[in-house]
A computed fold for an 80-nucleotide RNA from Asticcacaulis taihuensis, annotated as Glycine riboswitch aptamer. Its mean pLDDT, the model's own confidence on a scale to 100, is 77.
RNA sequence: UAAAACGCUGGAAAGUAGAACCCUGGAGGUUCUCGCCGAAGGAGCAAAUCUCUCAGGCUAAAAGGGACAGCGGGGGCAGA
Repeated sequence: UAAAACGCUGGAAAGUAGAACCCUGGAGGUUCUCGCCGAAGGAGCAAAUCUCUCAGGCUAAAAGGGACAGCGGGGGCAGA
C1' cells in the first nucleotide's frame, strides 16, 4: 500500500393476467395455468455487469431480498 469478515447509507427490473376456493369483500389470501424479470446464488464461454433462467423474483404501496457503489473497518505466513 492493498485486502476478507463486519457496520452504516444508496440500490433496479418484471402481472391491477385467467380460473377455482376462502371471507376479513380488498389493489386481499392460497392453488393451478399462462406471461414476464434478471442485479443474491447457479450454469456456459478464456472471462464478464455477456448469455441461459435451475433456483429466486414480478399482482398499488410497504416489507423482504439484492449485484454493485460510497464511507468506516481492518487480520495474515502476502507484495513493494